[in-house]
Context: one part of a larger RNA
RNA sequence: GAACGAACGCUUGGCGGCAGGCUUAACACAUGCAAGUCGAACGAAGGCCCUAACGCUAGGUGUCCUUAGUGGCGGACGGGUGAGUAACGCGUGGGAAUUUGCCUUUCGGUACGGAAUAACUAAGGGAAACUUUGGCUAAUACCGUAUACGCCCUACGGGGGAAAGAUUUAUCGCCGAUUGAGAAGCCCGCGUCGGAUUAGCUUGUUGGUGAGUAAUGGCUCACCAAGGCGACGAUCCGUAGCUGGUCUGAGAGGAUGACCAGCCACACUGGGACUGAGACGUGGCCCGACUCCUACGGGAGGCAGCAGUGGGGAAUAUUGGACAAUGGGGAAACCCUGAUCCAGCCAUGCCGCGUGAGUGAUGAAGGCCUUAGGGUUGUAAAGCUCUUUCAGCAGGGAAGAUGAUGACGGUACCCGCAGAAGAAGCCCCGGCUAACUCCGUGCCAGCAGCCGCGGUAAUACGGAGGGGGCUAGCGUUGUUCC
Numbered sequence: 001g002a003a004c005g006a007a008c009g010c011u012u013g014g015c016g017g018c019a020g021g022c023u024u025a026a027c028a029c030a031u032g033c034a035a036g037u038c039g040a041a042c043g044a045a046g047g048c049c050c051u052a053a054c055g056c057u058a059g060g061u062g063u064c065c066u067u068a069g070u071g072g073c074g075g076a077c078g079g080g081u082g083a084g085u086a087a088c089g090c091g092u093g094g095g096a097a098u099u100u101g102c103c104u105u106u107c108g109g110u111a112c113g114g115a116a117u118a119a120c121u122a123a124g125g126g127a128a129a130c131u132u133u134g135g136c137u138a139a140u141a142c143c144g145u146a147u148a149c150g151c152c153c154u155a156c157g158g159g160g161g162a163a164a165g166a167u168u169u170a171u172c173g174c175c176g177a178u179u180g181a182g183a184a185g186c187c188c189g190c191g192u193c194g195g196a197u198u199a200g201c202u203u204g205u206u207g208g209u210g211a212g213u214a215a216u217g218g219c220u221c222a223c224c225a226a227g228g229c230g231a232c233g234a235u236c237c238g239u240a241g242c243u244g245g246u247c248u249g250a251g252a253g254g255a256u257g258a259c260c261a262g263c264c265a266c267a268c269u270g271g272g273a274c275u276g277a278g279a280c281g282u283g284g285c286c287c288g289a290c291u292c293c294u295a296c297g298g299g300a301g302g303c304a305g306c307a308g309u310g311g312g313g314a315a316u317a318u319u320g321g322a323c324a325a326u327g328g329g330g331a332a333a334c335c336c337u338g339a340u341c342c343a344g345c346c347a348u349g350c351c352g353c354g355u356g357a358g359u360g361a362u363g364a365a366g367g368c369c370u371u372a373g374g375g376u377u378g379u380a381a382a383g384c385u386c387u388u389u390c391a392g393c394a395g396g397g398a399a400g401a402u403g404a405u406g407a408c409g410g411u412a413c414c415c416g417c418a419g420a421a422g423a424a425g426c427c428c429c430g431g432c433u434a435a436c437u438c439c440g441u442g443c444c445a446g447c448a449g450c451c452g453c454g455g456u457a458a459u460a461c462g463g464a465g466g467g468g469g470c471u472a473g474c475g476u477u478g479u480u481c482c
Stems, first nucleotide, its partner, number of pairs: 001481004006477005014353006020346002022312001027310003031307003036073003041070002044067004048062001049060004080266003089192007098184003103180001106177005111145004120135006151160003165172002193238003200229003205226007241263004245256004268288001270286002290301004318343001320342003326339001327337004356386004366377004390422001392417002395414002400408001425470005430451003436465005446453002
C1' cells in the first nucleotide's frame, strides 16, 4: 500500500442502488409455521338438494361439499450445518462387472377366481398417549390359477415368472419386454497440510475356491496357501470438509475456502435393519444422556429449516407479506410450498448523488499573531442576483403477465409547488510524512508505529489560532499478502 462475513471510538448523521449479515456453544430450546395431495382407486359417516310425509322418519339423486380411514404418488427433492473425515473424500483423466420410479421409442397383453382387513359397530382397559376382544364390508390393497414369441435359469432334456381397473366414451391407467435420456452405485492413474523428538506396520491381514450383492471385490463367512505394505515415508500423532474460486503479488508464488455454484459428510450421542426405483432415511425401532407431562401405573420430545428465546461472545437482523413470478409435489381445476420472490433492521461493504451557484474589498466586525507599522482567518462572511438535484407536499402511474391472476405497491418513474431552505465530520501537522505559531506545563502531567519527545523559551505533552489529508465517513485494533 491492498484486502475483510470484521469489531471498537468519534460523528447523530442527508438520500438512493446493489450486495452482505452467529466467524464463538455441532450449546439448550418456549411458541407459530417449514410436505403434502388425489373422490378420475375404495367402502363408509355427516351436510346440502329432491321425493313420500305435518313432523319424527324412510328412500333417492348429484361431474355437489366436508370428515377420518383403506389405497396411490410424493415425504431419498427442496432447506440447514461443517462436527467427523488426510480418505478414491475431493479435483482431474480414464474404465467395466451394474441398477434405475417418473419421462421417452417400439412390440405384445390387460383372462378366470378366492380369502381377508381398516373404517364402522358391540363390549371393555387407561389420567393420558393409546389400546384389547367379538362382529360386518370395499378396492387400482392381498393371494391363487391360466396364458406369455420375446424375458430369466439350465446339466440344453427342460423348468420359472404378469396384470387393475376408472369414467364424462375422450382418455387416464396396469402387466411383460425393448430404446434413449437423465440419475445413481463401483474400479483405477495422477494431484491433495504438518511432525521421524512417530520406523517398523498388518491376521480378514495378502491370495485361491465357494456363498452373498443390482454389480466387481475379504464386502462377508467356511476351508486352503503365507503372504501384503514401508525411507519414493508405511504405521502413529496433530490439524483440516474438498473444489470452481477469493484476496494479494509485476510474476513465480503466498494466504484463504464467508456469500454464489459442484461434490462429500452429518441431523441429541451410539446402533442396526425395515419399506422403497432410490435411504441404512431430520420418518419408524433399540440403548443412553437431557428436558417436559403424569391420577406415579406410564407416556412425550429432538430448530446444524424460517422467524424467535436463553446462553457464550468484541460481534451478526423481523416470532413480517405473498404464492404475483420462477421452481417442486399430486390427471386437471386447484391445494400445499419459511424453496422462492419481496418487504423490515444494520454506514457492514461497494457504487452514485447532495449539503448550493455567481458576484462581492470599506480587505467589515470578532479571533489569533505582531518588530505595534501591520499580517492572517479571507471572497471567507454580510449584501446583491440566481438555481432546486436529493429530502418535503400535491397529482398521474407502470413493465415484471402469453387468456385470467401483482405480494412487492400507489413502489419505480413522470409532472407540478414552495424555499437556500432540512443535510459535516474525523484524523493529523519533529523525521519517516503533506501540514507552524502562541499560551499552559516543567523528566510532572502526558505522547509514542520506529527513532524518540517532556528536567522553564517543547513546531513531539494539553489548549487555542492557523494549516494538511480524507469525507458520510474518519481513525484505532485484529487477520492475510506485497
Notes:
Small-subunit ribosomal RNA, 5' domain from an Alphaproteobacteria bacterium, 482 nucleotides, folded computationally. Model confidence (mean pLDDT): 80 of 100.